[in-house]
RNA sequence: AAUUCGCCCUUGAGUUUGAUCCUGGCUCAGGACAAACGCUGGCGGCGUGCCUAACACAUGCAAGUCGAACGGAGUGAGAGACUUCGGUUUUUCACUUAGUGGCGGACGGGUGAGUAACGCGUGAGCAACCUGCCUUUCAGAGGGGGACAACAGCUGGAAACGGCUGCUAAUACCGCAUAAUGCAUUCGGGGGACAUCCCCUGAAUGCCAAAGAUUUAUCGCUGAAAGAUGGGCUCGCGUCUGAUUAGAUAGUUGGCGGGGUAACGGCCCACCAAGUCGACGAUCAGUAGCCGGACUGAGAGGUUGAUCGGCCACAUUGGGACUGAGAUACGGCCCAGACUCCUACGGGAGGCAGCAGUGGGGAAUAUUGGGCAAUGGGGGAAACCCUGACCCAGCAACGCCGCGUGAGGGAAGAAGGUUUUCGGAUCGUAAACCUCUGUCCUUUGUGAAGAGAAAGAGACGGUAGCAAGGGAGGAAGCCCCGGCUAACUACGUGCCAGCAGCCGCGGUAAUACGUAGGGGGCAAGCGUUGUCCGGAAUGAUUGGGCGUAAAGGGCGCGUAGGCGGCCCGGUAAGUCUGAAGUGAAACUCCAACUUUUAAGGACGGAACUGCUUUGGAUACUGUCGGGCUUGAGUGCAGGAGAGGUUAGUGGAAUUCCCAGUGUAGCGGUGAAAUGCGUAGAGAUUGGGAGGAACACCAGUGGCGAAGGCGACUAACUGGACUGUAACUGACGCUGAGGCGCGAAAGUGUGGGGAGCAAACAGGAUUAGAUACCCUGGUAGUCCGCACAGUAAACUAUGAUAACCAGCUGUGGGCGAUAGAAUGUGGGGGGCCAAGCGAAAGGGGUAAGUUAUCCACCUGGGGAGUACGACCGCAAGGUUGAAACUCAAAGGAAUUGACGGGGGCCCGCGCAAGCGGAGGAACAUGUGGGGUUAGUUCGAUGAUACGCGAGGAACCUUACCGGGGCUCGAACGGUACGGGAGGACUUCAGAGAGGGAGUUUCCCUUCGGGGCUGGUAUCGAGGUGGGGCAUGGUUGUCGUCAGCUCGUGCCGUGAGGUGUCGGCUUAAGUGCCAUAACGAGCGCAACCCUUGUUGACAGUUGCCAUCAGGGUAAGCUGGGGACUCUGUCGAGACUGCCACCGUAAGGUGUGAGGAAGGGGGGGAUGACGUCAAAUCAGCACGGCCCUUAUGUCCGGGGCGACACACGUGUUACAAUGGUGACUACAGAGGGAAGCUACCUGGCGACAGGAUGCGAAUCUCGAAAAGUCAUCCCAGUUCGGAUCGGAGUCUGCAACUCGACUCCGUGAAGUUGGAUUCGCUAGUAAUCGCGCAUCAGCCAUGGCGCGGGGAAUACGAAAGCCGGGCCUUGCACACACCGCCCGUCA
Repeated sequence: AAUUCGCCCUUGAGUUUGAUCCUGGCUCAGGACAAACGCUGGCGGCGUGCCUAACACAUGCAAGUCGAACGGAGUGAGAGACUUCGGUUUUUCACUUAGUGGCGGACGGGUGAGUAACGCGUGAGCAACCUGCCUUUCAGAGGGGGACAACAGCUGGAAACGGCUGCUAAUACCGCAUAAUGCAUUCGGGGGACAUCCCCUGAAUGCCAAAGAUUUAUCGCUGAAAGAUGGGCUCGCGUCUGAUUAGAUAGUUGGCGGGGUAACGGCCCACCAAGUCGACGAUCAGUAGCCGGACUGAGAGGUUGAUCGGCCACAUUGGGACUGAGAUACGGCCCAGACUCCUACGGGAGGCAGCAGUGGGGAAUAUUGGGCAAUGGGGGAAACCCUGACCCAGCAACGCCGCGUGAGGGAAGAAGGUUUUCGGAUCGUAAACCUCUGUCCUUUGUGAAGAGAAAGAGACGGUAGCAAGGGAGGAAGCCCCGGCUAACUACGUGCCAGCAGCCGCGGUAAUACGUAGGGGGCAAGCGUUGUCCGGAAUGAUUGGGCGUAAAGGGCGCGUAGGCGGCCCGGUAAGUCUGAAGUGAAACUCCAACUUUUAAGGACGGAACUGCUUUGGAUACUGUCGGGCUUGAGUGCAGGAGAGGUUAGUGGAAUUCCCAGUGUAGCGGUGAAAUGCGUAGAGAUUGGGAGGAACACCAGUGGCGAAGGCGACUAACUGGACUGUAACUGACGCUGAGGCGCGAAAGUGUGGGGAGCAAACAGGAUUAGAUACCCUGGUAGUCCGCACAGUAAACUAUGAUAACCAGCUGUGGGCGAUAGAAUGUGGGGGGCCAAGCGAAAGGGGUAAGUUAUCCACCUGGGGAGUACGACCGCAAGGUUGAAACUCAAAGGAAUUGACGGGGGCCCGCGCAAGCGGAGGAACAUGUGGGGUUAGUUCGAUGAUACGCGAGGAACCUUACCGGGGCUCGAACGGUACGGGAGGACUUCAGAGAGGGAGUUUCCCUUCGGGGCUGGUAUCGAGGUGGGGCAUGGUUGUCGUCAGCUCGUGCCGUGAGGUGUCGGCUUAAGUGCCAUAACGAGCGCAACCCUUGUUGACAGUUGCCAUCAGGGUAAGCUGGGGACUCUGUCGAGACUGCCACCGUAAGGUGUGAGGAAGGGGGGGAUGACGUCAAAUCAGCACGGCCCUUAUGUCCGGGGCGACACACGUGUUACAAUGGUGACUACAGAGGGAAGCUACCUGGCGACAGGAUGCGAAUCUCGAAAAGUCAUCCCAGUUCGGAUCGGAGUCUGCAACUCGACUCCGUGAAGUUGGAUUCGCUAGUAAUCGCGCAUCAGCCAUGGCGCGGGGAAUACGAAAGCCGGGCCUUGCACACACCGCCCGUCA
């Protein structure tokens, strides 16, 4: 210090939605690995390395040793003898060793096939056992015998291997002797125990031993007892999954007697009995060696069982025994099978799951290495021999650990890369360069420990280490950079190529693909894949749920089981506490030691949460005994009830039958038809038949366990409740299996059948209509018996018990009484405290707080399906998966949008009116199609279509064909050289452009400058693309009344409140009310104009009064009264009156007033919606073109044309046409202009001429009007089209202008379905002006005035659009939504 207490340790994130809370799954971040794969790879230390084919194996090695057990044989040396000198023989010593013999080959080493088992773990037991070698003690070793190998000879066989005869030794083998404290049997004594039994002891009988060697130190041998070690057997407890495996078992279970074993035992056998196991899961099937431990985890757990250690099992597959202390024996034997090899075909040989190694399998796993130096083992007296155990080395980044790839200085912030807003920024002190250092590396030298007590002995290894020298030299990669998750830019690509763990990226500006630069992370590794744990409280013991998210059994009775009231006593099983034994070592943790450090190693401790034994405690639980009455039950007395079963009775109604009356329809529907009816229906009256159901009473009333029960009467019968307190004395609660009940539909059988009514038929509806509607109609519905066994069988809420604020109805009791009120127990309802809940909600009838028991759930789909089993006559029911697939599926609530939902309200929305469009011709715009060289582009429901365009013959012009230019059609800068350039003339040309000719510069300090064209260059240019990259502008909802904020309050939250409600308003306008109080953008007002009026001013306007003047005219003097013009004011506020109303306000043919309740008109358009429109008005990021997608020119086109649509004009005529006559406007324009007036022309117009840059002159005439005429017709309507002749503009009217005159005189006689505008000075109608503009295709657009209507019942049933409140929702791209089925 670990341990106890305490401290500490306990992590989340992404993804369902428009957003929210919850439920719930999927995914990620962490750790680990005997790993493999991809890219990369410097060194060292320590470890680890066939997870697959317990597949097959070449070759070598892995178990031998002892001559001090034995006889031989061989070799060498020495000595002796003999010798034919060739040698033979005897003996001694040394060495070798085939055989006999001993010990060891049962250890060590490998593997995990089998095994779900006393196999393993743990703890006990054996009084039921064995144990070689080793230790201790006691005793002994006397004397004999006969063989067999080797060997020799003969002999078989290819070989392996034998056979016969003969000789021989021993520590080989066999008798005999001796012998107990041994063994067996019999008879005794004592003691102990746990049932069989055990120990000590006495006597008798019987039986059993031995081996020698030697160097004389010793080593061996035999018997007995004991120990140690190792084993055998038995038992308690623990040890995977499946019940879609429920019954299994004949040696099976037990007994008696034997056999067998070291030993118990059905282990085996004979006989006897019929047992034994099993829901606490037998049997069967699948899977698996078990453990110490390892990984993970806060822990509890989960997963795992490589390396190290313990046990087991196995050794090519199966079986068997032998030997032995020990085996049923990996490198022994026998038999059988498969396979391989040899063979002379007769026969033989073999077993790497020992170490290396080979083939094979596989994603994948190493050397046919060195040494017995160390540790350990076998043999031996020893020397020593053997040892692929082991110690080392080799290979592999396979893992863990350590080190290095340099350090300091160094800014011109170099070059280069990337990027850029072109300024810069960044890589970056990074590099270069300077000064150093030397770990690894390399050279040389030296050189271990590992070897303890005399010597010797080192594979590793000339290794580690040390010293000196050399030189920055040789040593960095991998993954990632959208979020989770640390780290961003550029280019390329363009739903392609690709990425991806989940969500998801990619369709032309991709931080998500690929590359680059930069950055982040880790580092000799980094990523990926696979597996396990974690996060996951997502199987919840710790630590979940079940009304609506998945989940309460349809209901009861009840078995096993679980749980159980009050008091006393015993016991001590559970429980608590002490002690002891055990829990191997290693591992883990702690302290300290060691390798320079670390990994690693070594020592000690803690721990090992467990099991066993034992002492103690006795509150609680259990158990035993005794008692109690409150739980439960019984008795007695009552009242209530559609509780059940059976039998009988009743009336109303439908239908049918008979008869009467009576006549043409009835019936049915949205409307019809089918159907019924003149053979008499329907209607009506009387009589009859039959079946089913029971109006009123009737009620969030009653009863029942649920299903369910409704006329009346009777019989039988269940339960609940109240009162009483006599009896029993915990008899209780729940309830897996089991048994029973169980709506409707359905089934079988026998009845019954009025009405209703699946199927079916017909009629309708409809695109179809196998439906909804109608007319018929069979099963069935009803009854008896028997099945079936399911429902949204719902209160979507299991049963029981207790406790926890209230208020208020109701049914039936008790009690009280005044017909009270207040009470009481048990039912059935409503609203709510607390607490509960995700919320909505539930709330004494809990979904609150507790306790007990049961059932059930674990993402969605597949699927309540398949298979199996059970049940059923069948239909079918019960039980109940998987593959595959998705990232969700879901609950509650919120805000919107929506509804062929509701309420309130508004709008020329309807209605009431007036006039149009849709039919004709023409004008104009658009479309599609086709045409074309081109018919430029855009706008397309409302919100495109007389729109961009408020002026396309050229130009415009963007399009097409052709001809040209390339610093370019315009502009600026710089450089070079020049004096040009411009104007005019001329040549060819369609022109652009080109050639030629003539003429002509300015300033100057004399350097040059200005100006200008040429060449070169830097900036050009683009109506090229995308309005879905944008700015700006615009349309629409909509001049609709809405849209929000601050603070507060409510809600876990999204959010709500305010802004809702009542009244009112054109209005979120105001008033009242109010958990809201205020405020902002909108509304209104402020602005312009118009309507009345005052003051002031008075020219170009005006002229009442005065004067002048003329044919006349404000023409002149003059005047400011009037009109008018202009500036500044006044006026209108429901202010006054009456009525209604709290008020706000409303109403009135009210008063006054020019105007009355917003007086009329305009400008003004909230937050936002439509990725609405516009890159071609303009601007603009990025992309694209650059002798062209730029630019110039002439010509053509935008004007075409079978057709369709929109917007208009003119008409179809008499409210009109034509002719004639004659008054009254307003607002505008005018100098390259408007033009009076005169002349000419029928006219457009032309020629003159005058005024006016305008209250002065001019356009200028207003038109509708009045009068006359026409007389209903294709016309005196209508004017298209065409012919001819002209005018004007313009460089030019062919394509392609307008106007004039003459002539021609088309369609058209009021327009289908449908549709548009308008509520008053409005519609309709009449003309006038202006912009653009040379002219004009203008009938368009924008303005102006003249005369000038009708109608609005109803405020509403419906259509369209809109506002507010509310309701539903599976929609949120928001109903043009979502979504189902079929087919591909």
Notes: This is a predicted structure of a 1384-nucleotide RNA (small-subunit ribosomal RNA) from an uncultured bacterium. The prediction has a mean pLDDT of 81. The sequence is in RNAcentral, with records from ENA.